[in-house]
Molecule: Fluoride riboswitch aptamer (crcB RNA motif)
Organism: Rouxiella badensis
RNA sequence: CAAGCAGUUGGAGAUGACAUUCCUCCCAAACCGCCUUUACCGGCUAAUGAUGUCUACGCAAUC
Numbered sequence: 001c002a003a004g005c006a007g008u009u010g011g012a013g014a015u016g017a018c019a020u021u022c023c024u025c026c027c028a029a030a031c032c033g034c035c036u037u038u039a040c041c042g043g044c045u046a047a048u049g050a051u052g053u054c055u056a057c058g059c060a061a062u063c
Base pairs, nucleotide, nucleotide: 010026011025012024013023016054017053018052019051020050021049033044034043035042
């Protein structure tokens, strides 16, 4: 330095915060959306893995 095993604990799931979770994945990885282009430029959706609440943004209606 690399690999293997065992134990303990944790971490992640395309834009924020908190909580929940019978979901999935990871051990230094898991994860880091889509379209177009040789590339650059450019275009589009979304605040959730899923659920609830709040905030931001967008659309419509009413006052």